[in-house]
RNA sequence: UCCCUGCUUGGGGGCGUCCGCGCGACGCGGGCUGAGAAGCACCCCUGGAACCUGAACCGGAUCAUGCCGGCGUAGGAAACAGCAGCUCAUGAGCA
Repeated sequence: UCCCUGCUUGGGGGCGUCCGCGCGACGCGGGCUGAGAAGCACCCCUGGAACCUGAACCGGAUCAUGCCGGCGUAGGAAACAGCAGCUCAUGAGCA
C1' cells in the first nucleotide's frame, strides 16, 4: 500500500400478503415472510442478486403473498469518494 472493518459525505432502492375496523390512504389493530412491509429506520453503491425488467412467468408450499426454489454465467442498476483503525517491539502475531 492492498485486503478487511468502521465512520462521514453524496447517491441508489423496496415496502408485499392475510384477517378485522375503516371516510379505501404510505389509516388503525393483529397474523406471515424479511435487514426492512413508512422507519429520522433498513439494505445497497460497479469485484454491483440492494433493487428493477422478463413477469399477470414456471414448479412447490401456504389462509394468502417474491413465501421457497427456478429463471440467473439473462438484460438493466447507484462513489472506482473521503477519513480512521491492534499488540509486543523489529519480525512475528492479531484484527
Molecule: TPP riboswitch aptamer (THI element)
Organism: Planctomycetota bacterium